[in-house]
RNA sequence: GACGAACGCUGGCGGCGUGCUUAACACAUGCAAGUCGAACGAGGUCCAUGGAGCUUGCUCCGGAAGACCUAGUGGCGAACGGGUGCGUAACACGUGAGAAACCUGCCCCGGACUUGGGAAUAACAGUCGGAAACGACUGCUAAUACCGAAUACCUUCACACCGUCGCAUGGCGGAGUGAAGAAAGCUUUUGCGGUUUGGGAGGGUCUCGCGGCCUAUCAGCUAGUUGGUGAGGUAACGGCUCACCAAGGCAUCGACGGGUAGCUGGUCUGAGAGGAUGAUCAGCCACACUGGGACUGAGACACGGCCCAGACUCCUACGGGAGGCAGCAGUGGGGAAUAUUGCACAAUGGGCGCAAGCCUGAUGCAGCAACGCCGCGUGCGGGAAGAGGGCCCUAGGGUUGUAAACCGCUUUCAGCAGGGAAGAAAAUGACGGUACCUGCAGAAGAAGGUGCGGCCAACUACGUGCCAGCAGCCGCGGUGACACGUAGGCACCAAGCGUUGUCCGGAUUUAUUGGGCGUAAAGAGCUCGUAGGCGGUUUUGUAAGUCGGGUGUGAAAACUCUGGGCUCAACCCAGAGAGGCCACCCGAUACUGCAAUGACUUGAGUACGGUAGAGGUUAGGAGAAUUCCGAGUGUAGAGGUGAAAUUCGCAGAUAUUCGGAGGAAUACCAGUGGCGUAGGCGCCUAACUGGACCGGUAUUGACGCUCAGGCACGAAAGCGUGGGGAGCAAACAGGAUUAGAUACCCUGGUAGUCCACGCCGUAAACGAUGUGUGCUAGUUGUCGGGAUCUUAAGGUCUCGGUGACGCAGGGAAACCAUUAAGCACACCGCCUGGGGAGUACGGCCGCAAGGUUAAAACUCAAAGGAAUUGACGGGGGCCCGCACAAGCGGUGGAGCAUGUGGUUUAAUUCGAAGCAACGCGCAGAACCUUACCAGCCCUUGACAUCCCGGUCGCGGUUUCCAGAGAUGGAUUCCUUCAGUUCGGCUGGACCGGUGACAGGUGCUGCAUGGCUGUCGUCAGCUCGUGUCGUGAGAUGUUGGGUUAAGUCCCGCAACGAGCGCAACCCUCGCCCUUAGUUGCCAGCAUUCAGUUGGGCACUCUAAGGGGACUGCCGGUGAUAAGCCGGAGGAAGGUGGGGAUGACGUCAAGUCCUCAUGGCCCUUACGGGCUGGGCUACACACGUGCUACAAUGGUGGUGACAGUGGGCAGCGAGACCGCGAGGUCGAGCUAAUCUCCAAAAACCAUCUCAGUUCGGAUUGCACUCUGCAACUCGAGUGCAUGAAGUUGGAAUCGCUAGUAAUCGCGGAUCAGCAUGCCGCGGUGAAUACGUUCCCGGGCCUUGUACACACCGCCCGUCACACCAUGGGAGUUGGUUCUACCCGAAGGCGCUGCGCUAACCGCAAGGGGGCAGGCGACCACGGUAGGGUCAGCGACUGGGGUG
Repeated sequence: GACGAACGCUGGCGGCGUGCUUAACACAUGCAAGUCGAACGAGGUCCAUGGAGCUUGCUCCGGAAGACCUAGUGGCGAACGGGUGCGUAACACGUGAGAAACCUGCCCCGGACUUGGGAAUAACAGUCGGAAACGACUGCUAAUACCGAAUACCUUCACACCGUCGCAUGGCGGAGUGAAGAAAGCUUUUGCGGUUUGGGAGGGUCUCGCGGCCUAUCAGCUAGUUGGUGAGGUAACGGCUCACCAAGGCAUCGACGGGUAGCUGGUCUGAGAGGAUGAUCAGCCACACUGGGACUGAGACACGGCCCAGACUCCUACGGGAGGCAGCAGUGGGGAAUAUUGCACAAUGGGCGCAAGCCUGAUGCAGCAACGCCGCGUGCGGGAAGAGGGCCCUAGGGUUGUAAACCGCUUUCAGCAGGGAAGAAAAUGACGGUACCUGCAGAAGAAGGUGCGGCCAACUACGUGCCAGCAGCCGCGGUGACACGUAGGCACCAAGCGUUGUCCGGAUUUAUUGGGCGUAAAGAGCUCGUAGGCGGUUUUGUAAGUCGGGUGUGAAAACUCUGGGCUCAACCCAGAGAGGCCACCCGAUACUGCAAUGACUUGAGUACGGUAGAGGUUAGGAGAAUUCCGAGUGUAGAGGUGAAAUUCGCAGAUAUUCGGAGGAAUACCAGUGGCGUAGGCGCCUAACUGGACCGGUAUUGACGCUCAGGCACGAAAGCGUGGGGAGCAAACAGGAUUAGAUACCCUGGUAGUCCACGCCGUAAACGAUGUGUGCUAGUUGUCGGGAUCUUAAGGUCUCGGUGACGCAGGGAAACCAUUAAGCACACCGCCUGGGGAGUACGGCCGCAAGGUUAAAACUCAAAGGAAUUGACGGGGGCCCGCACAAGCGGUGGAGCAUGUGGUUUAAUUCGAAGCAACGCGCAGAACCUUACCAGCCCUUGACAUCCCGGUCGCGGUUUCCAGAGAUGGAUUCCUUCAGUUCGGCUGGACCGGUGACAGGUGCUGCAUGGCUGUCGUCAGCUCGUGUCGUGAGAUGUUGGGUUAAGUCCCGCAACGAGCGCAACCCUCGCCCUUAGUUGCCAGCAUUCAGUUGGGCACUCUAAGGGGACUGCCGGUGAUAAGCCGGAGGAAGGUGGGGAUGACGUCAAGUCCUCAUGGCCCUUACGGGCUGGGCUACACACGUGCUACAAUGGUGGUGACAGUGGGCAGCGAGACCGCGAGGUCGAGCUAAUCUCCAAAAACCAUCUCAGUUCGGAUUGCACUCUGCAACUCGAGUGCAUGAAGUUGGAAUCGCUAGUAAUCGCGGAUCAGCAUGCCGCGGUGAAUACGUUCCCGGGCCUUGUACACACCGCCCGUCACACCAUGGGAGUUGGUUCUACCCGAAGGCGCUGCGCUAACCGCAAGGGGGCAGGCGACCACGGUAGGGUCAGCGACUGGGGUG
């Protein structure tokens, strides 16, 4: 885009079309084929004239003539028209030819006739049978019914002849002789007929060429089969039929079989070529309940005829009968689905008739259906306060939207009324009071459907929460859904809109136009070769292909164009065009074919001379090695492995020497070397033998290339028979390894490997690259041959082979590139998404294993190639890091502290979870904190803003009552706001009230901001321009050095730049300058004392400078960057430490710091209070403290720091207390006072023990803080004195002022550190080195990973579902073969029975009929095959989850 459509929602009008696609299923009822009296007899009705009766207007009788009707005889029609598509793969259809092999009623044009006779029969009448349908007998009668006879222009046949024509048989014409053959009448009118014959028109029949479906998993088919002769038969040719004879005929250019199907003009689609289709209309065919058959006839093997058989239905008196809607309506059924039991013969056409006319479900019309196409309408103009309502909102507004209202106008369509056709040539109109015209009223009666994530035009809100649902594909939905549902808005179509189904297109996705095959699917394992396809140079001829022209045909309709008619259009009409691989004729001859068995030599071959070679087959031979056997020497191991063991060995192994046996394979040479078609071929010699290459001469003369089928060959493994068997070695056994180890490793070991013969026929049979020919830059190596120069190596040229690189070109790229995957030609094979599956079934081959050929159902939206960036690797290279190693000290064991898990609980609030949670948030839970639990209270609230009313306060303080308290009630005293326009006017405060709101440590860190952790202080991460690549992307950033460093240098299609590194900052270390109080004191004075004077040199303090830069020297490196060593220096190669954390990763952490979207609660999930809990305790883990002791404990002595803190504070000093501490209290807002005592150190003692170690636990008594130490604080004294004697596997920190060890200070804090953050004192050991563990950086490599190895992914098993193979069988369809039966029927024979016409005087004859017999034959039956399908216990694999 299209449709004979259907379904969903909706539906105003008209025109023109269309309407059982399914059950060729079954049919009630009505109608669809009759007509002619001008063929015939007869009957009936009416009736003029006539007769009779009488009730003078009726009845009866008769019925010539006339009119009308009709059962029958007869004629014509019924073979047309109408329906359907079962069958049919066929001369059925289409197209073009042929019939010299034919027929033709009615019709047209001609010729010639139409003479004279005969015998019956229906109707009818009578009798009889039957339920009916329908008959039987007897008798009468007519014809255009039937039968002889005559005649013959003529026709046919026979005989012989002439002319002429044809491709053949032969045709046509002519004349002659002989034989045979006709007829019908009716009417009186413009008559209609009859017979014969010639021609025509139209119709039919037969034959042939060509064309149009699938299947080879159908490869052979055929017995009247193929042909002949003869006969029969037919309108006619013909095996059409029969007899005989011959053995043919068809087929890979697809016979035979199977499946499907009416064919065509056309229709739909497509740029076309094509593809699909065959409704309506038209042509042809076939069929008429199923099967068979003939009759009649011009025509049928007959839709509304006959006979028979069968199934079905109906009637029946049970004896017997009737029927055939695939005609028009209609019914049932089937189905997703398809209409009225209408009107009319007015028109067109048909039948009959002289005609009038009759018949006509053909046809013309109407009805039903949005089923399709076309047209029209549902209003038009104005109208902004942009109304209201709806929806959204950033709350401002936006949008619906000029839309509505409102004002003005119009009336198509529909409605009502009036008029009213054409269609009809004289009459006649179903449609139809229709089309059309006029008038009237009034915006009045007339809009929906689908979509809005992308493709694809059109977006928001709410609801829902992987639910409900959507979906054509991709895919949406798990709490902010433009994707579901609803609403608003928008988009697109519109009386329709969507969905489903089907066809074509897009799809160059079957490729003729117009594709491919190295790696994506695809080159057969290889050769030879048949058919076929294709084929070198040249001449002549021919004209089949090819090209041009002409003639015929290509029905109409359709299509296209031009006109015309319905108001337009759809639709209809006219004219023209177009349409074939069609037939015939004429012409052209370049190319192809064919012929001349023409010519040629370049393709191909042959002869000759040489050459290389693991080419093949057979026979013989050789040496090395392994193993075995014999013998000798010799002794305890050997062998084997990562390490071992099994194994062999004292019965003498291994080792070693000599001899022997046997089998297999041929080291070195050996080489991207050689040979071969491929598989493949490797010691030497011989014989036989194939091919190749080179050289030049001769010769044949296209002999060529490719190759469907076909025939050979074809590694390894395997199979059969017979040999052989040393080594090796599937299976197997044992030993190891391992969680296991049916493996890898080891010890053994059988088939096999070897030979002969025969099978198999497959491999990653690979160059994943078919064969042949020609053409298209080169460079370089190598093998074989030749020419030539130099001859020493070698050089140049050339032919053939084999490699590497590379240009053009090709390619998706990687790559290929004269050995093409380039440019062309010829031929063959093969491919068409993945899986199912190279499987099933069938066929062929095979001894088997199996091979070959080769599907479908079902299922998925991918599978795949090449390349890119990452990530990863028990890949590689280089390099770092307390990463390992080297060391020191710990943890893991004990007790305690602390955090976590778990458990418990009313609650034990919450978070953190490998490193990177666990002395973490918490720099400090008795109340508070506090978020948790129990109980008791409050509800505009503890807190903010606004409004209304009230008060002038508020606040502090005293006392009392209730209560656990919050709170509630009462009370004493103190105090008496600001501005002012002087108004309770304004502000402010408080109380009460109302509702907006407050409030939430409620949820979501996976909606977020901010902050933080981590890789990691690792050296990386990027950009611009350029260049390369189709692109992703690459280059730069890689490489060579170097560095702590992408640090620097050099090189380079790159050149630069940014964020990181480094430096700049702070601090410590040296010096200088400045400044000296609270600091300091060298010298001077002074004191108990830097206490004071004095001073600021020193220390120190705190501000500013200097200093270090590989700067200098030597070596090394490339003359670079740098590195090594040295000098100087307080400090040397980043001087030590800190701050500083690139692009990013982990949906890392935090909604409980804070902020914040959404959701949730609102007399509670908010707020207050009391008490409890966060402190629980069978247990497990992390982090610490204290120890286990002598490097120590205890006692003593009383030396030396630094950082810091201090007013609700630090607190000197004095006194009291054993002590914690208490009392009094100077000084200090601090370089001034104070905390402040430093501790390890040193001396003495203890002497190895559960101790003079260790201090847990417990008891008693106290201290301090605090409203309050019960749950649940810290400290002191006395007493008690647990575990623990250095810690398993494992594991942590540290490289120098570091580890270790020692004490001190601070934050938090009323009180409460073993934690945290700081400070100083004492003060080590070790680093060979980078193999390994962990982490990281760069380069490279592989990848089927990209959520990125915690990846991906294979198979079994278990479960569910689906389709399918096998399957004992069973059911059905179809078909074949053989046989049986043999209806009707025609044919053949017979016909003794019956019999009108003719002959005969008659008897009888001729002819006919019934009957009988026969062959053929439908249905049916029996038996056995083929094939297809359904079901099937069980079973096999497959797919999906």